[in-house]
RNA sequence: GCGCGUUUAGCUCAGUGGUAGAGCGUUUCAUUGACAUUGAAAAGGUCGGAGGUUCGAUCCCUCCAACGCGCA
Numbered sequence: 001g002c003g004c005g006u007u008u009a010g011c012u013c014a015g016u017g018g019u020a021g022a023g024c025g026u027u028u029c030a031u032u033g034a035c036a037u038u039g040a041a042a043a044g045g046u047c048g049g050a051g052g053u054u055c056g057a058u059c060c061c062u063c064c065a066a067c068g069c070g071c072a
Stems, first nucleotide, its partner, number of pairs: 001071007010024004018055001026042005048064005
């Protein structure tokens, strides 16, 4: 330099056009003499950045960035 892949909550990941979820973690409450476990609830996201297509984009297209793999 070229090709392919990944980028979504603190972490690991789902989500193939209709306004974003799970598990774990965190906080609060209940339970306990206390802790753990268990149950209930809550907080936490400009979906890597910019532009385009569309009535509507996490999703489709282009460019950029970071990371990984391969080729040279």